Background: Predicted 3D model of a 331-nucleotide part of an RNA (large-subunit ribosomal RNA, domain IV) from a Chloroflexota bacterium. The full RNA is in RNAcentral, with records from ENA.

[in-house]
Context: one part of a larger RNA
RNA sequence: CCCUCGUUAAGGAACUCGGCAAAUUAACCCCGUAACUUCGGGAUAAGGGGUACCCCUGGGGGUGCAAGCCUCUGGGGGUCGCAGUGAGCAGGCCCAGGCGACUGUUUAACAAAAACACAGGUCUCUGCCAAGCCGUAAGGCUAAGUAUAGGGGCUGACGCCUGCCCAGUGCCGGAAGGUUAAGGGGAGGGCUUUCAAAAGGUCUGAACCGAAGCCCCGGUGAACGGCGGCCGUAACUAUAACGGUCCUAAGGUAGCGAAAUUCCUUGUCGGGUAAGUUCCGACCCGCACGAAAGGCGUAACGAUCUGGGCACUGUCUCGACGAGGGACCCG
Numbered sequence: 001c002c003c004u005c006g007u008u009a010a011g012g013a014a015c016u017c018g019g020c021a022a023a024u025u026a027a028c029c030c031c032g033u034a035a036c037u038u039c040g041g042g043a044u045a046a047g048g049g050g051u052a053c054c055c056c057u058g059g060g061g062g063u064g065c066a067a068g069c070c071u072c073u074g075g076g077g078g079u080c081g082c083a084g085u086g087a088g089c090a091g092g093c094c095c096a097g098g099c100g101a102c103u104g105u106u107u108a109a110c111a112a113a114a115a116c117a118c119a120g121g122u123c124u125c126u127g128c129c130a131a132g133c134c135g136u137a138a139g140g141c142u143a144a145g146u147a148u149a150g151g152g153g154c155u156g157a158c159g160c161c162u163g164c165c166c167a168g169u170g171c172c173g174g175a176a177g178g179u180u181a182a183g184g185g186g187a188g189g190g191c192u193u194u195c196a197a198a199a200g201g202u203c204u205g206a207a208c209c210g211a212a213g214c215c216c217c218g219g220u221g222a223a224c225g226g227c228g229g230c231c232g233u234a235a236c237u238a239u240a241a242c243g244g245u246c247c248u249a250a251g252g253u254a255g256c257g258a259a260a261u262u263c264c265u266u267g268u269c270g271g272g273u274a275a276g277u278u279c280c281g282a283c284c285c286g287c288a289c290g291a292a293a294g295g296c297g298u299a300a301c302g303a304u305c306u307g308g309g310c311a312c313u314g315u316c317u318c319g320a321c322g323a324g325g326g327a328c329c330c331g
Base pairs, nucleotide, nucleotide: 001326002325003324004323005322006321007320008319010317011316014315019312027051028050029049030048031047036041038157053078054077055076056075057074058073059072060071061070062069063068092310093309094308095307096306097305098304099302100301104116105115120155121154122153123152124151125150126149132141133140134139158297159296160295161294163227164226165225168224169223170220171219172218173217174216177215178214179213183209184208188204189203190202191201192200228246229245230244231243232242255289256286267283268282269281270280271279
């Protein structure tokens, strides 16, 4: 010096990205417990006191003939004290915010999470030899199920809600017309035979008739998706309820908003601190929120993330000492 552990004056987070680590707390009994809330909860909330060992004294139970021993329990007293030894076990708390409702699941061996799942919601397919999936097939799963069932997609408890656009793409429906394959159809033509022609054979072949699909017509957004620009205007200024104009399928409703989203940005104001790029509350100029790739809330829950406080501490000021094991030296 390294590892593991113990103690430490005064201070008490000054450490640090960050209280990381450590310390505090801790069992049982009594008292006492707020906001909020889905009335269950939040609750061991928080907070306060006592018990544990010894002595005195009272009551109950067990066992025993009994002294006694074991055990439960009430009252009082004691701590320069008590205790026979050893071992094990034993919440830190509060406030505020983000995310996810929750219990669960996960990257076996760097990630446990705001990711996955989840009850619930919704769309869609499927009438049963179901749809879907595996298999060349036989066959199998679904299911010895039958639409209150099964498959697929999205969303994700609960509460309040979920706007506008069907022009493009997809899907569903429609069938009048257009287009259209094989096939049907055969006008016409070539070759062959013949002296020539007809007929025959063979090849080719125009009209015309031909499905689905596409075009076309309509529907459909909890289908893929999308949800504007430029000017002007009020008797201070500023701003613009108002007007004009261009474009569009339609121009973002409610709610939320410097946000897990804000570039400019440490935006501005307020709060907290002596001091705050973080945090909380507001504002709205949303570079580039927004409604089931859901929007906004929400009690409870979380080894979750962020900010603050109390308590507590060797994290630190700033070190020191001790124990065991290494390193190192000698043998």